[in-house]
Context: one part of a larger RNA
């Protein structure tokens, strides 16, 4: 000097931050990822419209198909749930940091970017519907039906891949690029709109942006841990992968790491950065920002461009709940909140108005991200708690050598201000496009009036290190202390009261660090 602090006294206001460092303990409840009807069939409501038939007052009422419009549900279909949030258990590792490589690699949406295309069909199609039927329930089984931008086929198509192969250039070997041959493979989906057109699609090419692999260098302590290693090192070969690799196999061979510390064992996510120091260096990784790694515990694949997915799927195990005992359902290390543990750390708030994300042509929906408010002096910073004048100096206190000294211009008193707060009225930017509309926060901030000194100071410490001193109590007692040390009758060191010093809405301690 510094903290995400506690913990004791004390407390007025504002800005701006920050707030489970423990039990990655276990959760009750709400919400935290949903969009599209301009991709589909359909059911239900509305409303208009229609008029078959019914009723009778005979020109009215009531009503079935049916058409169109709009809402509304779940279904099938798409993009998105791989970001956004959270934790730090795990990990001493190519994890991170820093420089490089990939002649060994993928990228969905994106681009006022380039090309070229969308032909013709299918089904014992499905789901929803409906029928029937199991099951407490979760959830299903079986027939019949139906549609797509769902599905599968044929047709064309190559600058994409694949195989064989000529040239011409280059490289660092396998080879690369470029123009060429042949062969085989191999695409599509429609939608709105009267229309113009817009929205989509297929199939490459750049380009972005995201990633995946591989290498040098750093990157805690322990030798009272000295030897480790059999898929282990390399070889060949075939698989797999978006791609290289013992990755994975199968045969060959016997390696390959280690006192420049292998192995083994503690311990910990890494960094940017943050404290501290003159630096050097040391300590620390809370917030913010990057990376990475987890999602009750341990496998494992699906779908996808992308996951081996926190609010997906499946097994196992442990907990919890439901149950008609057959069987099921759960996963807050998302926000809030609850128990629990602890010295210890918050509201089960409001809004999507702004930023930014998802899904839509677009309206506009979602959106505990983000904006904001709530509580806490935790922390920083800024204001206040009043200002001028006022006595050789009131009253009370404290002390005295009894003469005074002292608190001490302090107060009364008088004159002023009115920052904060109270209280009334007005009353915002943030909101951008030609105008209008759209603000959680807010009646906030801020302004404006009147008016009142009224509503606002406290904490340690006074031996020496250190700024600041008497009295009286106690009497090796009772107590202090950070280190020397203080207290046994005169105690500037206990404990009071008076004076002082420091610092201040905080002061103190105690923990840690330098």
């Nucleotide at each position: 000097g510094a903290u995400g602090a506690a913990c004791g006294c004390u407390g007025g206001c504002g800005g701006c931050g920050u707030g489970c460092u423990u039990a990655a303990c276990a959760c009750a409840u709400g919400c935290a990822a949903g969009u599209c009807g301009a991709a589909c069939g359909a059911a239900g409501u509305u409303a208009u419209a229609g008029g078959a038939g019914a009723g009778c007052u005979u020109g009215c009422u009531c009503u079935a198909a049916u058409a169109u419009a709009a809402c509304u549900u779940a279904g099938u279909g798409g993009c998105g749930g791989a970001c956004g949030g959270g934790u730090g258990a795990g990990u001493a590792a190519c994890g991170u940091g820093u420089g490089g490589g990939c002649a060994a690699c993928c990228u969905a949406c994106c681009u006022u970017u380039u090309u070229a295309c969308a032909g013709g069909g299918g089904g014992a199609a499905u789901a929803a519907u409906c029928a029937c039927u199991g099951g407490a329930a979760a959830c299903g089984g079986u027939g019949a039906c139906u549609a797509a931008u769902a599905c599968c086929g044929c047709a064309u198509a190559a600058u994409a891949g694949u195989a064989u192969u000529a040239c011409a250039a280059g490289g660092c070997a396998u080879c690369u690029u470029g123009u060429g041959a042949u062969a085989g493979g191999g695409a599509a989906a429609g939608g709105a709109g009267u229309a113009a057109u817009c929205c989509g699609g297929u199939a490459a090419a750049a380009g972005a942006u995201g990633g995946g692999c591989c290498c040098g260098c750093a990157u805690u302590u322990g030798a009272u841990u000295a030897g480790a290693u059999a898929g282990u090192u390399g070889g060949u070969g075939a698989g797999a992968u978006a791609a290289c690799a013992g990755c994975c196999c199968a045969c060959c061979a016997a390696g390959u790491c280690a006192a420049c510390g292998a192995u083994c064992a503690g311990u910990a996510g890494c960094c940017g950065a943050c404290c501290u120091g003159a630096g050097a260096g040391g300590g620390u990784g809370a917030c913010c920002g990057g990376c990475c790694a987890c999602a009750u515990u341990g496998g494992g694949a699906c779908u996808g461009a992308g996951a081996c997915a926190c609010g997906g799927c499946c097994c196992a195990a442990a907990c919890u709940c439901c149950u008609a005992c057959g069987g099921g359902a759960g996963g807050c290390a998302g926000c809030a909140g609850u128990g629990g543990g602890g010295a210890a750390u918050a509201u089960u708030g409001c809004a999507c108005a702004a930023u930014g994300g998802g899904g839509g042509a677009a309206a506009c929906c979602c959106u505990g991200a983000u904006g904001c408010a709530g509580c806490a002096a935790c922390g920083c910073c800024g204001c206040g708690u009043g200002a001028a004048g006022g006595a050789a100096g009131a009253a009370g206190g404290g002390u005295u050598u009894c003469g005074g000294c002292u608190c001490g211009u302090a107060a009364a008193c008088u004159u002023c201000u009115a920052u904060c707060g109270a209280u009334a009225g007005g009353g915002a930017c943030g909101a951008a496009a030609g105008a209008g509309a759209u603000g959680a926060c807010g009646g906030u901030a801020c302004c404006u009036a009147a008016a009142u000194a009224a509503g606002a100071a406290g904490c340690c410490c006074c031996g020496g290190c250190u700024a600041a001193c008497u009295a009286c109590g106690u009497g090796c007692c009772a107590g202090c202390a950070g280190c020397c040390g203080c207290g046994g009758u005169a105690a500037u060191a206990c404990g009071u009261a008076g004076g002082g010093g420091g610092c201040a809405a905080g002061c103190g301690u105690u923990a840690u660090c330098c």
Predicted 3D model of a 514-nucleotide part of an RNA (small-subunit ribosomal RNA, 5' domain) from an uncultured bacterium. The full RNA is in RNAcentral, with records from ENA and SILVA.